[in-house]
């Protein structure tokens, strides 16, 4: 990369740089934003896929823990309807 699996109404923000735009796309509406959005880095915190622990029927099982590893996330339901080769994040085998 492409395919298959699960998630996608809970939960968690603060400082430094940067400087208009951002909330994936398209239509259409809310919204947030020079009282500094968005990104990027640090830090700090949330949850708990996966590692890890425990248990059996040994499985694509059931529960656990957040001291540790590897992701992830930390306005608003994936902001809301509609739409579509839909999109994000994890896992698993090629």
């Nucleotide at each position: 990369c492409a395919c298959c699996c699960a998630u996608c109404c809970a939960g968690a923000g603060c400082g430094g740089u940067u400087g208009a735009g951002a909330g994936a796309c398209c239509u259409g509406g809310c919204u947030c934003g020079a009282c500094g959005a968005g990104a990027c880095c640090g830090c700090a915190g949330c949850a708990a896929c996966c590692c890890c622990c425990c248990g059996c029927u040994c499985g694509c099982c059931g529960g656990g823990u957040g001291c540790g590893g590897g992701u992830g996330c930390u306005a608003c339901c994936g902001c809301c309807a509609g739409g579509g080769c839909c999109g994000a994040u994890g896992g698993a085998g090629g």